[in-house]
Predicted 3D model of a 394-nucleotide RNA (Bacterial RNase P class A) from an Alphaproteobacteria bacterium.
The coordinates come from a structure-prediction model, not an experiment, and the mean pLDDT is 76.
RNA sequence: CCAGACGGUCGGAUGGUUGCCUUUCGCAUCAGGGAAACCUGCGGAGGGAGGAAAGUCCGGGCUCCACGGAAACACGGUGCCGGGUAACGCCCGGCGGGGGCGACCCCAGGGAAAGUGCCACAGAAAGUAAACCGCCUGCUCGCCUUUGGGCUUUGCGGGUAAGGGUGAAAGGGUGCGGUAAGAGCGCACCGCGCCGCCGGUAACGGUGGUGGCAGGGUAAACCACACCGGGAGCAAGACCGAAUAGGGGUGACAUUUGGAUUUCGAUCCAAGGGCAUGUUUUCGUGCUGUCGCCCGGGUGGGUCGCGCGAGGCGUCCGGUAACGGGCGUCCCAGAUGAAUAGCCAUCUCCUGCGCAAGCAGGGACAGAACCCGGCUUACAGACCGUCUGGCCUU
Numbered sequence: 001c002c003a004g005a006c007g008g009u010c011g012g013a014u015g016g017u018u019g020c021c022u023u024u025c026g027c028a029u030c031a032g033g034g035a036a037a038c039c040u041g042c043g044g045a046g047g048g049a050g051g052a053a054a055g056u057c058c059g060g061g062c063u064c065c066a067c068g069g070a071a072a073c074a075c076g077g078u079g080c081c082g083g084g085u086a087a088c089g090c091c092c093g094g095c096g097g098g099g100g101c102g103a104c105c106c107c108a109g110g111g112a113a114a115g116u117g118c119c120a121c122a123g124a125a126a127g128u129a130a131a132c133c134g135c136c137u138g139c140u141c142g143c144c145u146u147u148g149g150g151c152u153u154u155g156c157g158g159g160u161a162a163g164g165g166u167g168a169a170a171g172g173g174u175g176c177g178g179u180a181a182g183a184g185c186g187c188a189c190c191g192c193g194c195c196g197c198c199g200g201u202a203a204c205g206g207u208g209g210u211g212g213c214a215g216g217g218u219a220a221a222c223c224a225c226a227c228c229g230g231g232a233g234c235a236a237g238a239c240c241g242a243a244u245a246g247g248g249g250u251g252a253c254a255u256u257u258g259g260a261u262u263u264c265g266a267u268c269c270a271a272g273g274g275c276a277u278g279u280u281u282u283c284g285u286g287c288u289g290u291c292g293c294c295c296g297g298g299u300g301g302g303u304c305g306c307g308c309g310a311g312g313c314g315u316c317c318g319g320u321a322a323c324g325g326g327c328g329u330c331c332c333a334g335a336u337g338a339a340u341a342g343c344c345a346u347c348u349c350c351u352g353c354g355c356a357a358g359c360a361g362g363g364a365c366a367g368a369a370c371c372c373g374g375c376u377u378a379c380a381g382a383c384c385g386u387c388u389g390g391c392c393u394u
Stems, first nucleotide, its partner, number of pairs: 001390010012347007020048008031040003050365001054376002057374005062233004075229005080094005095109001096107004111223001115222002117218003132164002134160006142151003172190006191213001192211008237304004247295007256271006273288006311330008348363006
């Protein structure tokens, strides 16, 4: 210098000016809006989006509901080992497997000998395996013959998993021996199972012996095993609180006809009257005395919940690390028809034009809504650190 790996930081800057939301202090305690609850002013000081505020995928805090405790069933989730944490499916450190020359990266990484299911197409055969071609062999047909036999020959059997072919997958691999041809049939090495020893907290690794090697794969198929999980969510939830309508209680006044009861106040039933409605009549249905006071619930409305927190920054200590602990310091958005902005100047970055001075255009992804820990996804560009491979120079 080129190519790359991993980790981290930032996400235009400064000033002026005009506004918006909010906290706190002071002034006014008066005025305005509203039935009320409650809201509104002026001045000073302070604060005002993010690394993802996003997706709402996990885990918690908080709130309400359910539940006597625990366990089980069902359902859902997690699944190598150890650690971290409030908790997690997250993070850290290891182990095993795979990829890369390497730094490093990726893994849904437990059980297939409890049972069930599935294995398309192709293929002879897809599961207590299987003979299509081939190879070997017996008998036989045919041909040749020097009559000993021979053959790239026909048919019917038998053996064989070495070779070919099918397939994602065909019952260990390589080599030597062996055999009619073959085959863990025998042997050596590798792999695998079992038993022991050593190292390690463990996953696991190393090593020795032993077994010729076994029922192939699939559990993001059912399932079995171990562990975890009650449900809904700030529109949670709490409080304040109208008119009108409706509910309950109570007082005064009024109350057509008949019947029943009666504590003589009144109550109940039927008819009648009134109002509303089905377009009207008949007829049907519903409601029904008037006024006042009190109580409780709900809607619209208002206030709280609402930001001191598993909090930020600095430093020291423990730990490989995730993280934990001590000390110091800081207070840092809280809207709800929803503020966090507009304009100007200078600088910065990118693009285009220009020899140049400069001119023009543009500023990634995206925006809180109860809060926190993660994961995932989006992102113009800039910077820092550690490391790897290659080339060159000294």